[in-house]
RNA sequence: GCAGGUGUAACACAAUGGCAGUGUACUUGCUUCCCAAGCAAGCCAUGCGGGUUCGAUUCCCGUCACCUGCU
Numbered sequence: 001g002c003a004g005g006u007g008u009a010a011c012a013c014a015a016u017g018g019c020a021g022u023g024u025a026c027u028u029g030c031u032u033c034c035c036a037a038g039c040a041a042g043c044c045a046u047g048c049g050g051g052u053u054c055g056a057u058u059c060c061c062g063u064c065a066c067c068u069g070c071u
Stems, first nucleotide, its partner, number of pairs: 001070007010024004018054001026042005047063005
């Protein structure tokens, strides 16, 4: 330099164009003599910029970061 892939919450991952979800973690409460476990609630996100569309995590273009391969 070229090609491909990945980017979603504090962490690990879902979501085939139609309200962004699950688990763990964290906070509060309930339960318990205390702790753990359990139960309930809360908190926190689509890498960035454009385009298409009534509507984009999803499709298209560019860009950034990381990974793999080729040279």
Overview:
Predicted 3D model of a 71-nucleotide RNA (transfer RNA) from a Candidatus Nealsoniibacteriota bacterium. Model confidence (mean pLDDT): 81 of 100. Its Rfam family is "tRNA". About the family: Transfer RNA (tRNA) molecules are approximately 80 nucleotides in length.